[in-house]
RNA sequence: CGAAGCGUGGCUCAGUUUGGUAGAGCACCACGUUAGGGACGUGGGGGUCGCCCGUUCGAAUCGGGUCGCUUCGA
Numbered sequence: 001c002g003a004a005g006c007g008u009g010g011c012u013c014a015g016u017u018u019g020g021u022a023g024a025g026c027a028c029c030a031c032g033u034u035a036g037g038g039a040c041g042u043g044g045g046g047g048u049c050g051c052c053c054g055u056u057c058g059a060a061u062c063g064g065g066u067c068g069c070u071u072c073g074a
Stems, first nucleotide, its partner, number of pairs: 001073007010026004020057001028044005050066005
């Protein structure tokens, strides 16, 4: 320098196929349960999807640019 993949709550990921209300598990908080802890049960908070621009009535999803990480090639 070129190519490919990945980037979504604190963590690990789904959702992209076919554009239409952003989700799951774990973690966290409160309550219940317990002598207490753990476990279990109920409820709750937290991200608008790496960033910018565009297309569209509507974008995590489509297009362009850009940043970071990984791999391959030179």
Description
A computed fold for a 74-nucleotide RNA from uncultured Oribacterium sp., annotated as transfer RNA. It matches the Rfam family "tRNA". Rfam's curators write: Transfer RNA (tRNA) molecules are approximately 80 nucleotides in length. Rfam links the family to the GO term triplet codon-amino acid adaptor activity. The prediction has a mean pLDDT of 80.